This record gives sequence, structure tokens and C1' cells, in this order.
RNA sequence: CCAGGGGGCCGGGCAGCCGCGUGACUUCGGUCGCGAGGAAAGUCCGGGCUCCACGAGACAAGGGUGGCGGGUAACGCCCGCCGUGGGCAACCACAGGGAAAGUGCCACAGAGAGCAUACCGCCGAUGGCUUCUUCGGAAGAUCAGGCAAGGGUGAAAGGGUGCGGUAAGAGCGCACCGGGGUUCUGGUAACAGCGCCCGCAUGGCAAACCCCACCCGGAGCAAGGCCGAAUAGGGGCGGCGUGUCCCGGACUUGAUCCGGGACAGGGGUGUUUCUCCCCAGUCGCCCGGGUUGGCUGCUCGAGCCAUGGAGCAAUCCAUGGCCCAGACGAAUGGCUGCCGCCGCGCGGCUGGUGUGCAAGCAUACCGCGUGCGGAACAGAACCCGGCUUACAGGCCCCCUGGCAUU
Repeated sequence: CCAGGGGGCCGGGCAGCCGCGUGACUUCGGUCGCGAGGAAAGUCCGGGCUCCACGAGACAAGGGUGGCGGGUAACGCCCGCCGUGGGCAACCACAGGGAAAGUGCCACAGAGAGCAUACCGCCGAUGGCUUCUUCGGAAGAUCAGGCAAGGGUGAAAGGGUGCGGUAAGAGCGCACCGGGGUUCUGGUAACAGCGCCCGCAUGGCAAACCCCACCCGGAGCAAGGCCGAAUAGGGGCGGCGUGUCCCGGACUUGAUCCGGGACAGGGGUGUUUCUCCCCAGUCGCCCGGGUUGGCUGCUCGAGCCAUGGAGCAAUCCAUGGCCCAGACGAAUGGCUGCCGCCGCGCGGCUGGUGUGCAAGCAUACCGCGUGCGGAACAGAACCCGGCUUACAGGCCCCCUGGCAUU
């Protein structure tokens, strides 16, 4: 310098003016403090907190997790390690328990897809056939039969390569590789290494049912608590009143009026059940509930920063310092100036580097000056720990491979 791998960080800065939310103070004029994010997002996991349910435990159902060890309040998160696969490497990916507990599935193609199979093919040792024969046998074809090497199908065809072996073949035999089992050794463990044994004995799928181990009660700040007006409606008491019935009294004995009591429905119309219409009131006081609303929950917390220590790390411990949004019709903004960044254009210098030549000019890039334009994803809503997703532009650190130079 080129190509690549891993990790971390920033997300414009300063000043002035105007404005918004909130807290404190106030001489009521204001003054001072604080005021979005790395994801505030998706609401996917795990917790705190609150209410409900529940004596405790176990089991069942349902859901989740799944190599080993550690971290954590907890996790499906993080760290370290192991295994498998990929990459020359740095490094990356893994839903990484069990397929000899059982059930199920394996499309299409193919002869055969799970008690493996025989389409093409190979063979003709054995039995039979045909021909020849020196009668010992030889040759031929492949009916029976033997085989699974080669071809073909497929994601997958019951280990791979080589040698031997055979009629042809085959772990049939052997060597190496692969696989399974196991002693010992190392490791907390997952696992690894060495040796020995087994010719290999049951292919894949468990994000199919299932089995094993472990974990999980439900709902959520619209949780929950407090205060509660007008109006409407509910209940109770009291006053006046309505309807029906009964009793007593007044009076011209039939209605009316007055008083008291009981009932809550009563009256009218058509035809009983039933339908329709009218009245069933009004005033005062009290009680409890609900809607709108107000207060609370609400922000000091598994908090942030610095230093030191333990640990490979995640993380933890100690000491000191700090206070850092709490809105709800939902604040956190706008304008101007300077500086910084990016893009485009222009300018000239005596700037730097490179190239061309007619050797002091041209040109490209960088630097300098200047003009214009641009600056992402997004935005708290009870609070934390994670994961995932989005993100203009930029910075830093570590590592790998290659080339060149010293």
C1' cells in the first nucleotide's frame, strides 16, 4: 500500500435574542436550576411495582427452554470453553438433549425409500440344454440359478479408497481412513488423548407427535389509592296531593264535603286472556353508586461519573463525588452570527506533490481564500435489564493474508 476480520465511540460546537414544560424563590415586575435517545421504536423476552386468586407441597393440563461452566434480581441475555460445519487465516454460523421407548412421514423420479431392492448389467462355478469328442473332456447359449462391482433414479440406495480373492462378486480377507464400544490418563464439566476390542450390527426428520431434564399463577399505571360539582337516574324519611276500598260524621238519603284507616297501582275503550290511551305528582332533607374532572401512583434508581482492587472475561467489591425530563389538547423549539463537516462552482498566490515538453509554461490532486446548497434514523409517557430492527456522515483501537522496502 492492497484485500479482509473483530470491537468501541460520536450523532455538530459556542454565543445572542424570542418562546415552551417543570421545580424553587419572589419586592409579583421577574430571577435561577433542569429539560429526549442510542435506539425514546417493535412491544419480542426477563424483572421491579400494583391489584386479584391462592394454606403448603406434589401431580395433571398448557406454554417455554435445551452442549458445559460462570455472571446476574432474573432471562430465551452476556462471558469463557467444548463439539460440528465454513474460511489459507483473522474469524464466522449453529433451535447444539433423545431416532436400539413407541407412533408417524420421506413428495417427484426410481426396479427398490425401511422386515431394503434387482430395471439395465456382471457371471455361467452348480443342475439341466445344444454341438463336438481321442470318452478324460471342450465349446456355445442362458432355462433354473448366483451377484450387487458398474450404469441409471433420487435430497438420501445398508461405510470410503486400495490390494488380495472369486465363475462373477461381496468386510469375504487385509492395510489405511471413517464409525461403535470400552480401560486408563487429563479436565469442575461439556469433552479430548492414548491403548484395546467390534467387520460395521437399527438412513434422515423431534421449529412431526412424543420421551427426558429444568422453568412458569392471572392481569396490567386505562394497575391501584384518594377527593368528588351541575344534571340525569336509584333508595330512604317527611309535608301537600292522586286512585280504589272500608269506617265515622255533616246534610235534602242520593250524590257531595270533612276526618281516619288499608292497599299501590288505578281509570277509560273494544270482548275475558290481551292491546291501546290517560293519570301515577310535587317540594324539602339525607344516603350510597356511576360518568366528565382533580390529586396521587411519578420518578433517587438492580442510578451516573472518577479512582483503586479481584477476575481471561461477563461482572463484582471498596472509596469519593453528583442529581440527571416528568408532560397528559402531552413541553424539550425558532431566528441570527461565528467555527467545524460534506458536495458543487469560482479565484489567484510565491505554497506542496506528480505528469508533459520547445524549460517556464500547461494541467491533475492537495493546501489556502470565497460563493451557493446540504446534514441521517427518529422522538420519552410507571420504571429498569436485554434482544431485534432503523440510521446521512465521521473517528479510534486490535488482528489476519498478500506485495514492496529497510
This is a predicted structure of a 406-nucleotide RNA (Bacterial RNase P class A) from Erythrobacter sp. It is recorded under the gene name rnpB. The RNAcentral record of the sequence draws on ENA. The organism belongs to Erythrobacter, within Bacteria.